[in-house]
Predicted 3D model of a 375-nucleotide RNA (Bacterial RNase P class A) from Rhabdaerophilum sp. Rfam family: Bacterial RNase P class A. Rfam classes the family as a ribozyme. The coordinates come from a structure-prediction model, not an experiment, and the mean pLDDT is 75. The organism belongs to Rhabdaerophilum, within Bacteria. The sequence is in RNAcentral, with records from ENA. Of the family's consensus pairs, 96% are formed in the model. The gene name in the source record is rnpB.
RNA sequence: CCAGUCGGCUGGGCGAUCGCUGUGUUUUGCGACAUGGAGGAAAGUCCGGGCUCCACAGAAAACGGUGGCGGCUAACGGCCGCCGGGGGUGACCUUAGGGAAAGUGCCACAGAAAACAAACCGCCGGGCGUGCCCGGUAAGGGUGAAACGGUGCGGUAAGAGCGCACCGCCGGGGCGGUAACGCACCGGGCAGGGCAAACCCCACCGGGAGCAAAAUCGAAUAGGGAUGGCGCGAAGCUGCAAGGUUUCAGGGCGUUCUGGGCCUGCCAUCCGGGUUGAUUGCACGAGAGGCCGCGCAAGCGACCUCCUAGAGGAAUGAUCGUCGCGCCGGGGUAACCCGGCCUUACAGAACCCGGCUUACAGGCCGACUGGCAAU
Numbered sequence: 001c002c003a004g005u006c007g008g009c010u011g012g013g014c015g016a017u018c019g020c021u022g023u024g025u026u027u028u029g030c031g032a033c034a035u036g037g038a039g040g041a042a043a044g045u046c047c048g049g050g051c052u053c054c055a056c057a058g059a060a061a062a063c064g065g066u067g068g069c070g071g072c073u074a075a076c077g078g079c080c081g082c083c084g085g086g087g088g089u090g091a092c093c094u095u096a097g098g099g100a101a102a103g104u105g106c107c108a109c110a111g112a113a114a115a116c117a118a119a120c121c122g123c124c125g126g127g128c129g130u131g132c133c134c135g136g137u138a139a140g141g142g143u144g145a146a147a148c149g150g151u152g153c154g155g156u157a158a159g160a161g162c163g164c165a166c167c168g169c170c171g172g173g174g175c176g177g178u179a180a181c182g183c184a185c186c187g188g189g190c191a192g193g194g195c196a197a198a199c200c201c202c203a204c205c206g207g208g209a210g211c212a213a214a215a216u217c218g219a220a221u222a223g224g225g226a227u228g229g230c231g232c233g234a235a236g237c238u239g240c241a242a243g244g245u246u247u248c249a250g251g252g253c254g255u256u257c258u259g260g261g262c263c264u265g266c267c268a269u270c271c272g273g274g275u276u277g278a279u280u281g282c283a284c285g286a287g288a289g290g291c292c293g294c295g296c297a298a299g300c301g302a303c304c305u306c307c308u309a310g311a312g313g314a315a316u317g318a319u320c321g322u323c324g325c326g327c328c329g330g331g332g333u334a335a336c337c338c339g340g341c342c343u344u345a346c347a348g349a350a351c352c353c354g355g356c357u358u359a360c361a362g363g364c365c366g367a368c369u370g371g372c373a374a375u
Stems, first nucleotide, its partner, number of pairs: 001371010012323007020037007039346001043357002046355005051210004063206005068082005083097001084095004098201002103199002105195003120141002122137007149167006168190001169188004174183003214280004224271007233248006250264004287306004292301003324343001326341006
């Protein structure tokens, strides 16, 4: 210098004018003054937790989730470190990574055969009626995503773990590692095809709803209850009475009628529930910054400093100037100068927090890898 891998940061600064909004002061209001006012994702609402109410003795079943090992954490499906598999020359990337010798099921098309087995072509031996039959074989061909260990040598009629070497596999103990796992050794000719993001089995985890949760204070009107005063058809039952109750009559209520249903005197005072509303929940918290110690890291601990939107369907904006960044053109050996353009992306708190995922114009920084060249 070229090509690349991984990680992090930023996402305009200052000033003026006009607005919006929380809080405080002033004087109750209007107003004035002071002061605070979005994000790295505030987003999706996909996981996890706090908090609140409901349910609740415990356990199991059912259902849902997670799935290599160790660690971190309030917790997680998150993060860190490591192991195994796959990819890359490498930095590094990636992994839904328990069990297929518990059982059931599936494996399209093609193919002889998709798994207690079997043989289309071929190869080899035999027979004869010379293109067929019988037997051997699974090396070769063909099909398929996948064909009953692989390569080689020997062996054989042709072949075959039939024998042997290496690789793979299975079993055993040994050594190293907390573990996942790794390493070599010994034994076994090799069984047990694949699929569990099919049912299933194993281990572990999980009550439900959500701030429109929930708590407190509580208008008018209507309705409920208690007491008092005034008023009040008939009959039956009960009761000393007050009163209660049943039937009938009268009145009232839903768009009309019939049937059925419900209610049934007025006034005053008091009580309790609850609606509109108000307040709390609501921002001091697994908080932010700095620094030190421990740890490979995620993270944990100590000390110092700071307080930083919170309202109601919801404010946080607009214009101008200037600086800066970027791009284009011109001049200059260069530093730089002049002119023009842009001045911005994604987006918008609503109880809070930890993650994940997704979106994002432009700019900046760090660590590392491969190649080329020079010293």